[in-house]
Molecule: Bacterial RNase P class A
Organism: Pseudomonadota bacterium
RNA sequence: CGAGUCGGCCAGGCAAUCGCUCGCGUGCAUGCACGCGGGAGGAAAGUCCGGGCUCCGGCGGGCAGGGUGCCAGGUAACGCCUGGGAGGCGCGAGCCUACGGAAAGUGCCACAGAAAAUAACCGCCUAAGGGUCGCAAGACCCCGGUAAGGGUGAAAAGGUGCGGUAAGAGCGCACCGCGCGGGUGGCAACACUUCGCGGCUUAGGUAAACCCCACCCGGAGCAAGACCAAAUAGGGAAGCAGCAUUCCGCAAGGAAGGCACCGUCGCCCCGCGGGCUUCCGGGUAGGUCGCUUGAGGCUGCUGGUGACAGCAGUCCCAGAGGAAUGGUUGUCCACGACAGAACCCGGCUUAUCGGCCGACUCGCUCU
Numbered sequence: 001c002g003a004g005u006c007g008g009c010c011a012g013g014c015a016a017u018c019g020c021u022c023g024c025g026u027g028c029a030u031g032c033a034c035g036c037g038g039g040a041g042g043a044a045a046g047u048c049c050g051g052g053c054u055c056c057g058g059c060g061g062g063c064a065g066g067g068u069g070c071c072a073g074g075u076a077a078c079g080c081c082u083g084g085g086a087g088g089c090g091c092g093a094g095c096c097u098a099c100g101g102a103a104a105g106u107g108c109c110a111c112a113g114a115a116a117a118u119a120a121c122c123g124c125c126u127a128a129g130g131g132u133c134g135c136a137a138g139a140c141c142c143c144g145g146u147a148a149g150g151g152u153g154a155a156a157a158g159g160u161g162c163g164g165u166a167a168g169a170g171c172g173c174a175c176c177g178c179g180c181g182g183g184u185g186g187c188a189a190c191a192c193u194u195c196g197c198g199g200c201u202u203a204g205g206u207a208a209a210c211c212c213c214a215c216c217c218g219g220a221g222c223a224a225g226a227c228c229a230a231a232u233a234g235g236g237a238a239g240c241a242g243c244a245u246u247c248c249g250c251a252a253g254g255a256a257g258g259c260a261c262c263g264u265c266g267c268c269c270c271g272c273g274g275g276c277u278u279c280c281g282g283g284u285a286g287g288u289c290g291c292u293u294g295a296g297g298c299u300g301c302u303g304g305u306g307a308c309a310g311c312a313g314u315c316c317c318a319g320a321g322g323a324a325u326g327g328u329u330g331u332c333c334a335c336g337a338c339a340g341a342a343c344c345c346g347g348c349u350u351a352u353c354g355g356c357c358g359a360c361u362c363g364c365u366c367u
Base pairs, nucleotide, nucleotide: 001363002362003361004360005359006358007357008356009355010354012332013331014330015329016328017327018326020039021038022037023036024035025034026033027032028031041338045349046348048347049346050345051344052343053221054220055219056218058270060269061268062267063266065217066216067215068214069213070084071083072082073081074080085099086097087096088095089094100212101211105210106209107206108205109204121150122149123146124145125144129142130141131140132139133138158176159175160174161173162172163171177200178198179197180196181195182193183192184191185190225289226288227287228286235280236279237278238277239276240275242259243258245256246255247254248253261274262273263272264271296315297314298313299312300311301310302309303308
């Protein structure tokens, strides 16, 4: 100097003038005036996960259903984040992974090929048995053996070598590979091993196929929900809805438990309730709250490889309600892309003009 990898920050600034909205204070009298302070994002987006909060249920049990899937941590929690392991990509800094199980079972693997899981197309042998020809050597056929060689394919009964065999084959042996066990290191996933055993029906892949295993999961959602005011028709119809026992009471009636019925989050059980279920029709949809102080931000110290945690200090940082941030002028510049909160927060994913900073890798040149 060039090319890359990873991480962090910014998101137009300043001034003047007019306007909008929230909070606090003062004055006036229920809405104005004045003063002070605040007022859209890194993704506010998607609604994909996890929660807080509100209501329903019973902090119930099981089934169904759904989610996650290497190990260890972080977190309120997660499908997120951090660190490690394994596999893969890259010269490298680094990056990716839908990463439990194929020896529980079922299914699938096009085409080609003999055959894709009970193998024989070409080939090799012809030992054992039978036949034909030939004087013989031998040749051919049947039956039989074979999976070492060749071919097909992504993949075809572990690989190389030696021995053995009629010819072959882990058939035997050596080395490698694989499996099981031991030892060492590590919390673990896992790694190493001149340790031992095994010829190894181990004969592949696929679970982002069904399935098995481990762990996790109530439902609905701010249009949740609470309160106030007002109005209508405390409207109409249908169905289920009990039995016996004991006690109190003159009686009417009341209480208790048992069984049954109905309802109670998809189903069942337990528990709870005593009235419940369905259809038709009518009224209201106005106001106040929920609504922003939070698993909050920032700074410092301590601990930790890290995510983060603890302690101390400091700050208040949008709450609209058909939806507030705007208009004009001047100036600077990086000339502004993607793009606007609607209960709140932690993530992930997607979109995106440009600028700044740090660390690391590779290449070239000079010293």